[in-house]
This is a predicted structure of a 350-nucleotide part of an RNA (small-subunit ribosomal RNA, central domain) from an uncultured delta proteobacterium.
Model confidence (mean pLDDT): 88 of 100.
The RNAcentral record of the full RNA draws on ENA, Greengenes and SILVA.
Rfam family: Bacterial small subunit ribosomal RNA.

Context: one part of a larger RNA
RNA sequence: UUGGGCGUAAAGCGCGCGCAGGCGGAUUGUUAAGCUAGAUGUGAAAUCUCGGGGCCCAACCCCGAAACUGCGUCUAGAACUGAUAAUCUAGAAUCUUGGAGAGGGAAGGGGAAUUUCUCAUGUAGGGGUAAAAUCCGUAGAGAUGAGAAGGAACACCAGAGGCGAAGGCGCCUUCCUGGACAAGUAUUGACGCUGAGGCGCGAAAGCGUGGGGAGCAAACAGGAUUAGAUACCCUGGUAGUCCACGCUGUAAACGAUGUGCACUAGAUAUUGGGGGUAUUGAUCCCUUCAGUGUCGUAGCUAACGCAUUAAGUGCACCGCCUGGGGAGUACGGCCGCAAGGCUAAAACUC
Repeated sequence: UUGGGCGUAAAGCGCGCGCAGGCGGAUUGUUAAGCUAGAUGUGAAAUCUCGGGGCCCAACCCCGAAACUGCGUCUAGAACUGAUAAUCUAGAAUCUUGGAGAGGGAAGGGGAAUUUCUCAUGUAGGGGUAAAAUCCGUAGAGAUGAGAAGGAACACCAGAGGCGAAGGCGCCUUCCUGGACAAGUAUUGACGCUGAGGCGCGAAAGCGUGGGGAGCAAACAGGAUUAGAUACCCUGGUAGUCCACGCUGUAAACGAUGUGCACUAGAUAUUGGGGGUAUUGAUCCCUUCAGUGUCGUAGCUAACGCAUUAAGUGCACCGCCUGGGGAGUACGGCCGCAAGGCUAAAACUC
């Protein structure tokens, strides 16, 4: 390479946008590049294959045929692909109306609690643990009441619930803003899908500059435990956690399951819409669209399991895998302030 694969055995890029490329709905006409058929030229000889023949046979050699699966030219065909012209509405997008949502950004506001401080009451303990001690306290702690300051997070509602491409998003109000959904069927008329490179977003930790610092808490210190205890437990405690701007670009970034489209029994729960029957109404029932779960048929699977939210049946495009270790390492390159990231071997060994 051919082939086979990628939920858990090696393997889906963390996620999106998108240039090139690949692929692409229905109808009609034209064309004839791909395609098909015929003809013709060429495709040296040798080799290979087949049929004969010559060395005693064979190897070997000679003759003939076939083949050389290819390329060029001409003629014909028009189903499919392409090209071109025109038309269409089932894909896609736009429009109108409507409701749902922790989707994003900014500003303002709120209460509970922790801590600290001030004042008051009050007196000997408090705290902590398996037990203790370090620690705090007669310079008045802890407790209780009043007040103040400051930072961070938002109990209940809360749900197997919702939103977002993913990361993720939860007190309230206002402003700015993205997307999805339903109904209507008005408009455009294939405008689509995927997407190597590229660009953007991307938890936590970390880094730079400047703020902030209540609680928590790497490091660190002390007390315990222990043979030791650079730990688990306790008392403290600095970076950090928070904010602004910039960088980093990684995670079990997980559904360990790429994206899109189509098709293939059902049952049940729930979220957001639409329609209908009954009803005063909450509501119940039927139906339909979009989502989120559980169970399950066919089918698939090594099994586990998956099963209209597929791991079933197909199509299109991308990414990735090819025994374990060495190693996601070295070297080189690119990126980064650094930490490091991305790309990515070999010797050797089993």